[in-house]
Context: one part of a larger RNA
Molecule: small-subunit ribosomal RNA, central domain
Organism: groundwater metagenome
RNA sequence: UUGGGUGUAAAGGGCGCGUAGGCGGUUUGAUAAGUCAUUGGUGAAAGCCCACGGCUCAACCGUGGAAUUGCCUGUGAUACUGUCAGACUAGAGUACGGGAGAGGGGAGUGGAAUUCCUGGUGUAGCGGUGAAAUGCGUAGAUAUCAGGAGGAACACCGGUGGCGAAGGCGGCUCCCUGGACCGAUACUGACGCUGAGGCGCGAAAGCGUGGGUAGCAAACAGGAUUAGAUACCCUGGUAGUCCACGCCCUAAACGAUGGGCACUAGGUGUGAGGACCUGUUAAGGUUCUCGUGCCGCAGCUAACGCAUUAAGUGCCCCACCUGGGAAGUACGGCCGCAAGGUUGAAACUC
Numbered sequence: 001u002u003g004g005g006u007g008u009a010a011a012g013g014g015c016g017c018g019u020a021g022g023c024g025g026u027u028u029g030a031u032a033a034g035u036c037a038u039u040g041g042u043g044a045a046a047g048c049c050c051a052c053g054g055c056u057c058a059a060c061c062g063u064g065g066a067a068u069u070g071c072c073u074g075u076g077a078u079a080c081u082g083u084c085a086g087a088c089u090a091g092a093g094u095a096c097g098g099g100a101g102a103g104g105g106g107a108g109u110g111g112a113a114u115u116c117c118u119g120g121u122g123u124a125g126c127g128g129u130g131a132a133a134u135g136c137g138u139a140g141a142u143a144u145c146a147g148g149a150g151g152a153a154c155a156c157c158g159g160u161g162g163c164g165a166a167g168g169c170g171g172c173u174c175c176c177u178g179g180a181c182c183g184a185u186a187c188u189g190a191c192g193c194u195g196a197g198g199c200g201c202g203a204a205a206g207c208g209u210g211g212g213u214a215g216c217a218a219a220c221a222g223g224a225u226u227a228g229a230u231a232c233c234c235u236g237g238u239a240g241u242c243c244a245c246g247c248c249c250u251a252a253a254c255g256a257u258g259g260g261c262a263c264u265a266g267g268u269g270u271g272a273g274g275a276c277c278u279g280u281u282a283a284g285g286u287u288c289u290c291g292u293g294c295c296g297c298a299g300c301u302a303a304c305g306c307a308u309u310a311a312g313u314g315c316c317c318c319a320c321c322u323g324g325g326a327a328g329u330a331c332g333g334c335c336g337c338a339a340g341g342u343u344g345a346a347a348c349u350c
Stems, first nucleotide, its partner, number of pairs: 003322004007304002012318001014201004021194003025088007033081002035077004040072003049065006091191001092188004096183003103177007110154001115149007125136002162169002206247006215241002220236004258317006266295013299306002323350003332343004
């Protein structure tokens, strides 16, 4: 490279926007580049292959043919692809009417709880564990009542519920703002899909500057346990966790399942919206669309399992894999303040 693959065996990029490129709906005409047919030229000889022949055979050699899958040229065909011109509305989008939502950003605000402070009541313990001890407490703790301070997180509702591209998002109110869905018409007229590079977003931890710090808590200290105990348990406790701005760019970033379109039995929950029927305090039934679960046929699968939310049947585009270790290491490049990230081998070995 061809091929075969990527849920769990090696393998889907963490996610999006989008450049080049690849691919692309229905229809009419033109063209004839691709495509197809045919003509001519060329495709050296030798070799390979076939036939016949020459050395007694063979190797070897000679003659002829075939092949040389290619390129160029002329003529023709026009279904498909391309190009140009025109038309269309089933893809895509815009306008309009609705309702749903922890989608994002900012500002404000509420109650419960923990801790601390002040005061009251009150007295000898509290705390902690498997059991203890360190620790706290007669300078009055723990418990309890009242008041105050401050930070962080939002019980119940809460739900294989909802929203978001992913990371993720949860008290309440207001302001700004993105997307999706449903309904019925009108409009644009292929404007589409994917997407190498590129750009942006990206949990936690970590870094820089400044602030904040109630609880929790790496490091650290002490107490236990133990043969030891640089741990598990306990008492403390600093970074950090929080805010602003700027970096970092990783993950079991998982559905371990890239995106898009189409097709292929059903059953049963649930969320959003619509239509119809029954009924009216309520509600129930049928059906359409979108989302989210479970079960299950065909089919697929090594099996497990997947199964209209496919891992089924097809097409388009991207990414990735090619025995284990060495190794996500070394070297070099790029990025970063650093930590490190990204790209990513080989010797050797089994």